[in-house]
RNA sequence: CCGUCCGAGGGGCGCUGCAGCGGAGCGAUGCCACGACAAAAGUGGCAUCGUCACCGCGAGGCUCGGACGGAAUCUUCUCGACUCAACGGCGCCCAUUCGUG
Numbered sequence: 001c002c003g004u005c006c007g008a009g010g011g012g013c014g015c016u017g018c019a020g021c022g023g024a025g026c027g028a029u030g031c032c033a034c035g036a037c038a039a040a041a042g043u044g045g046c047a048u049c050g051u052c053a054c055c056g057c058g059a060g061g062c063u064c065g066g067a068c069g070g071a072a073u074c075u076u077c078u079c080g081a082c083u084c085a086a087c088g089g090c091g092c093c094c095a096u097u098c099g100u101g
Base pairs, nucleotide, nucleotide: 001070002069003068004067005066006065007064008063009062010094011093012092013091014090015089018061020057021056022055023054025051026050027049028048029047030046031045032044033043034042060087
C1' cells in the first nucleotide's frame, strides 16, 4: 500500500437516485432437443461473453481502529502514559449537549 472480515463514528421514518448488484431485451459463441430415415435452414432450452436509453434493490460505498492474507521498501523502529476525530443528498422526528425563557 492492496484485499477480506469485524467494530466504531447516537438513532427512527419517508423520498430521490450515482456507483454497484440482480433481472429482462439485443448480438455472438458453445452444448442439448426437435426438425429427421440422413443432411440443411429454422425453432426451443441451458451456459458464457458483449451490449443496453428498460425493470427491481440501492444514501456508512467514506473515515478511524483491530484481525488475517498478500505486495513493496530498508533507518528508522519499539514500549509506556495522556489526549482525541473529521465527514456522510433532501424532509421530518427522537435522543444527547449548551444557552435562553
About this RNA
SAH (S-adenosyl-L-homocysteine) riboswitch aptamer from Phytohalomonas tamaricis, 101 nucleotides, folded computationally. The organism belongs to Phytohalomonas, within Bacteria. Its Rfam family is "SAH (S-adenosyl-L-homocysteine) riboswitch aptamer". On this family, see Wang et al., Mol Cell 2008: "Riboswitches that sense S-adenosylhomocysteine and activate genes involved in coenzyme recycling". Gene Ontology terms of the family: regulation of gene expression and S-adenosylhomocysteine metabolic process. Of the family's consensus pairs, 91% are formed in the model.